[in-house]
Context: one part of a larger RNA
Formats: sequence, C1' cells, structure tokens
RNA sequence: CUGGGCUUAAAGAGCGUGUAGGCGGACAUGUAAGUGCUUUGUGAAAUCCCACAGCUCAACUGUGGAACUGCUCGGCAAACUACAUGUCUUGAGGUCGGUAGGGGUCACUGGAACUGUAGGUGGAGCGGUGAAAUGCGUAGAUAUCUACAGGAACGCCAAUGGUGAAGACAGGUGACUGGGCCGGUCCUGACGCUGAGACGCGAAAGCGUGGGGAGCAAACGGGAUUAGAUACCCCGGUAGUCCACGCCGUAAACGAUGUGCACUGGGUCGCGAGGUUCCACAACAGCGCGGCCGAAGCUAAAGUAUUAAGUGCACCGCCUGGGGAGUACGGUCGCAAGGCUAAAACUC
Repeated sequence: CUGGGCUUAAAGAGCGUGUAGGCGGACAUGUAAGUGCUUUGUGAAAUCCCACAGCUCAACUGUGGAACUGCUCGGCAAACUACAUGUCUUGAGGUCGGUAGGGGUCACUGGAACUGUAGGUGGAGCGGUGAAAUGCGUAGAUAUCUACAGGAACGCCAAUGGUGAAGACAGGUGACUGGGCCGGUCCUGACGCUGAGACGCGAAAGCGUGGGGAGCAAACGGGAUUAGAUACCCCGGUAGUCCACGCCGUAAACGAUGUGCACUGGGUCGCGAGGUUCCACAACAGCGCGGCCGAAGCUAAAGUAUUAAGUGCACCGCCUGGGGAGUACGGUCGCAAGGCUAAAACUC
C1' cells in the first nucleotide's frame, strides 16, 4: 500500500459556517472525453510460460510459439459517466397564515436570604465540634425589633419537560434579534450533500486594563486530630468568583456513538402545532421533537434496535502493541500560563 477498523479494546475533530475537491434527482435530444468492440504501428534480446529438440538424465542449452496485461493510428457503438441544449418537480429554497420555547444581546425592575451600619429592648454568654480549642462578647455580643446600605444568586412553578450547532440557557418587564415546527400548495427549478485548508463560536480555571466585592473561598495564618498531619474537622482569610473591554482555546467539551440521505416489525409515555367531526371533550389518521420497553438484524459481550451500534450510498476526521510521550527538537499561535503540530534512541 491492499485491507481491517473507530459506544466500552487504539481510533469521531468541542461545535458550526464554508473555499477547493469528491459525490449528486426525473425526462428528451445531441457530442463522443471516459467506456466497449475492431483495426494500424510499436511493445529489443535475454528472462517467465507452452511445445519439440541437443548434451547418457537433470541443471543447462537450442528452435518455434505464446506472452509482454502498455502506448498508439483509424473505424464503429451510444447503454452508463461526462459535456452541451431544452424541459420537469419529488430534493433544496422561497412565499402566505398560524404557533411553542430558560435561543441570543441590551436596558429597567422585584422579593426572600445574607453581611454590614445606625438606633431600640435586653444583660452573659455566643459560636463551633466526635469532643474541644482558636474566634466573637460587659467598649454590651448572640437573640429580637426598626431604618438604611451593598453585592451575588433567583425558592415554589420544575418535569423522566423546553430551547440551542456545540459550549450552554431559568425572578419579572420592555426593546432589538436568530432558528424551529405545523398548515395552504402559490413561486423558483437541482439552486443539493459533504467539506482538506480557512474563518467564526467555544464550560471552568488562568492572563491584561479599569471597576466591583455581600456570601463563598485556592494560597496563607491560627485551633484541633495524629507517631507525624505541609490533609480530612474548626476559626479566620487574599486572589478569584461578579461587571465592561481584550486575550486564552482547553475539558470524562460524553450519547465516550462525525454529517447527510434512503430503506427495514411493534408497544407505550411526554412536549408542540394543526387536520377529520356542528362543537368543548373523546375518537381516528398523520407531522415534528424528546424518552422508555422490545422483533428481526448486528455485536466479543454488555448491549443496540426508525433518535441503530440494522441494511446501503456520499463525503470528511481518526486508529495501527505497552512504556518512552502527547514528551524532545523544529515550526507556529499566545502578554504569560501554555496551546497546536509531532518524533527517535532505549526498553518490555
């Protein structure tokens, strides 16, 4: 390389948009590049293969044939691919009418709790633990009432529920805004799928500048525990957690399952919008999304099973024994931390 694979054994990129490329619906006509048949020239000899022959046999050698699967000249064919032209509507998109939603951004705003400040009542403890102590408190704490201030998070509703490509998204109101689903079947007419590079988004932590700082809390200090205790428990507590802008670009970024399309028994539940019915309900027949149970099939098994890990097609990514190592070197990105790309010696 051919091949075999990627839920859990090595292996699906964190997710999307999209360039090149690859692949691509139905019908008609044409062209003849690919393709098929045929033909011309060539494809040195030796070698390989076949037949016969020569050395007493064989190896070896000779003669003839075949082969040299290739390139090439001309002709014919037109199914398929391609190309050109025309047409079509089922793929795709648009349009009209509905509709659900923590989808996104910004602004305003609410109550509970917490901490602090001020004042009232009150007067010796509070707090904490396995037990304690550190700590707080007669300069009046804890408790309780009133007022004010501040920051962060949004109980119940709440779900096995919803939305989003993923990360993720939840008090309320408003403004702006993305996508989906259902119905009409009016329009365009293959406009599609995938996607190397590229570009964008991307939890937490971390970084830069400026704010903010209630609670929590790495580091740090103290008290315990212990043989020790750089921990687990307790009292404190700074970065950080929050906001704006700019970086970082990684996660068990998980369904450990790439995206799209088609096909292949059922049962049951939830969410959404409609249709049939005079109507609410109910029932019936479907659509989209989210679950569970399970047939065939698949699987090493666990399991999976119309949300496939079944049966196929298209395209991309990735794997190739363990350690060394996701490391070194080089390159590149980054303010840094570090990220991405990625070996070898050696060893089992």